[in-house]
RNA sequence: UCCGCGGUAGCUCAAUGGUAGAGCGCUCGGCUGUUAACCGAAGGGUUGGAGGUUCGAGUCCUCCCCGCGGAG
Numbered sequence: 001u002c003c004g005c006g007g008u009a010g011c012u013c014a015a016u017g018g019u020a021g022a023g024c025g026c027u028c029g030g031c032u033g034u035u036a037a038c039c040g041a042a043g044g045g046u047u048g049g050a051g052g053u054u055c056g057a058g059u060c061c062u063c064c065c066c067g068c069g070g071a072g
Stems, first nucleotide, its partner, number of pairs: 001071007010024004018055001027041004048064005
């Protein structure tokens, strides 16, 4: 330098172009002699950045940044 894959909640990951979710964790509540376990709820997001297409973009296109792998 080129090619491929990836970047979404604190962590691990979903999400046919049409309301951004789950599990775990954290917090609160229930359960009980108490803790753990179990059950329930709440909170938590500029979807890596900037543009473009579209009525509408996490998703499609362009450029850039970061990580991993490959080629030279």
Molecule: transfer RNA
Organism: Candidatus Liptonbacteria bacterium